[in-house]
């Protein structure tokens, strides 16, 4: 890195389903009882990312937001995989340093030469570099007969010393007052071109003394992706109560007017009839209002409880074969492998394995005790990450 | 099932690269006879727990872990 992750066997229950009797039935089906069948995981978990399915939302574009960032591949897709690239830490080689092979192991491994912005303390100076200490020539003063040696101003100089997480190319050698890429040389770097690779890259050859510190799990700019919620998605039957629509639910007659489709509508008075409020303990009476709504009544629509379905045959699951390094794709051929929903997969006994104790026995093994993890489906896949006694390769 | 958020002193909060604060409240003194009140002056903190980026994490990224809010029919 892979793989299992306790085996058999009885009893007693639990969920689903198939068959058979019974019973009830509104004929759709319920219930009860007997009998087969099947009955959690590598993680079923975190919800961390990508898929399906579903509704909503959408002419196109565009901006904002979020994520992903070396190349090539694999996939339904992914931030996931698999090959490769170049970096690093770590050993070992190379006499020594810079380097440079190997060999193992590790990562969110694009862009600092768009642009802003951050770098605390320490330090002279933290990014248009920069002289604290050191060195160093010449010039002024003092000491000295001289050599030299003290000190002062300007002036070289990044080699060396001190800060720092980082100090403005590294290693040697020549150079120089003294230094410096100031020359050279190997290493690194940048520009061009050339060859090898699909492509990150590499390798080699010119040219160029060197620019351009670091932080993009800072802001950001560049390329690419992405509509939003989520099975408590949604879709179908539907009771009681409340609430909503519709119609029915109470008139009759007389006179004027007034419209017309000549029958009826309507307005205003007036009678009778009814229904109400008020005076009143109650009747009759008087007065004023209404003839409508309402109560019931029937039908409709939404739509709650409850029920059905979405619900398990799937980007399935072994075996071989074939292509590819490989991730993984293709073929032939076998197999059906929980679908419940306040939510079943359990409990006890026995024998056995494994591991710890204690006890007998030269041993071999024998007996008694104890204890086997992590954690449990709830639309479903592919992943990543997080827990896990033990055991096998 | 499924979608968010929060942990910083004993409490209830502020800080969001650069030595962790503030208000109660707790301890000592002062004052008082004593006690509140009030002055002074002081303790207390793995910034939930691991790794990681960075020179340098409470602040940014990842995983764990504890808390706590929302959803179904119509508005």
């Nucleotide at each position: 890195g892979a793989c299992c992750g306790g085996a058999c066997g009885g009893u007693c229950g639990c969920u689903u389903u198939c068959c058979g009797c019974g019973u009830c039935u509104u004929c759709g089906g319920g219930c009860g009882c007997g009998g087969g069948g099947a009955g959690a995981g590598g993680a079923a978990a975190g919800u961390c990312c990508g898929a399906a399915c579903u509704c909503c939302g959408c002419a196109g574009a565009g901006c904002a937001g979020u994520g992903u960032g070396c190349c090539g591949g694999a996939u339904a897709a992914c931030g996931u995989c698999c090959g490769g690239g170049a970096g690093g830490c770590c050993g070992g080689g190379u006499u020594u340093a810079a380097g440079c092979c190997c060999g193992u192991c590790c990562g969110a491994c694009g862009g600092a030469a768009a642009g802003u912005g951050c770098c605390a303390c320490a330090g002279a100076a933290a990014a248009c570099a920069u002289a604290c200490c050191g060195c160093c020539a010449g010039c002024g003063u003092c000491u000295u007969c001289a050599c030299a040696g003290a000190u002062g101003a300007g002036g070289g100089u990044a080699a060396g010393g001190g800060u720092g997480a980082a100090a403005a190319g590294g290693u040697g050698c020549g150079g120089u007052a003294a230094g410096a890429g100031c020359g050279c040389a190997c290493c690194g770097c940048c520009g061009c071109c050339g060859c090898a690779g699909u492509a990150a890259u590499g390798c080699a050859g010119c040219g160029g003394g060197c620019a351009g510190g670091g932080c993009a799990a800072a802001c950001c700019a560049c390329a690419c992706a992405c509509g939003g919620a989520g099975c408590a998605a949604g879709a179908c039957c539907a009771a009681a109560u409340a609430g909503g629509a519709a119609g029915g639910g109470a008139g009759u007659u007389c006179g004027c007017g007034g419209c017309c489709u000549c029958g009826g509508c309507u307005g205003c008075g007036g009678g009778c009839a009814c229904g109400u409020g008020c005076c009143g303990g109650c009747u009759c009476g008087g007065c004023g209002c209404g003839u409508c709504c309402a109560a019931c009544c029937u039908u409709c629509g939404g739509g709650u409880a409850g029920g059905u379905c979405g619900c398990u045959a799937g980007a399935g699951c072994c075996c071989c074969g074939c292509a590819g390094c490989g991730a993984u794709g293709c073929g032939u051929g076998g197999c059906c492998c929980a679908g419940a929903g306040g939510a079943a997969u359990g409990a006890c006994c026995g024998u056995c394995c494994c591991g710890c104790c204690g006890g007998a026995g030269c041993a071999a093994u024998c007996c008694g005790g104890c204890g086997g993890a992590c954690a449990g489906a709830a639309u479903u896949c592919g992943g990543c990450u997080u827990a896990c006694a033990g055991g096998u390769c | 099932g499924g979608g968010c958020g929060c942990u910083u002193a004993a409490c209830u909060c502020a800080g969001c690269g650069g030595u962790a604060g503030a208000g109660u409240g707790c301890c000592a003194u002062c004052u008082u006879c004593a006690c509140a009140c009030g002055g002074u002056g002081g303790a207390a903190g793995u910034c939930a727990u691991a790794g990681g980026u960075u020179c340098g994490a409470a602040u940014c990224c990842u995983a764990u872990a504890g808390c706590g809010c929302c959803c179904a029919c119509c508005a």
Predicted 3D model of RNase P RNA and transfer RNA as a complex of 468 nucleotides. It holds a member of the Rfam family "Bacterial RNase P class A". It is annotated as a ribozyme.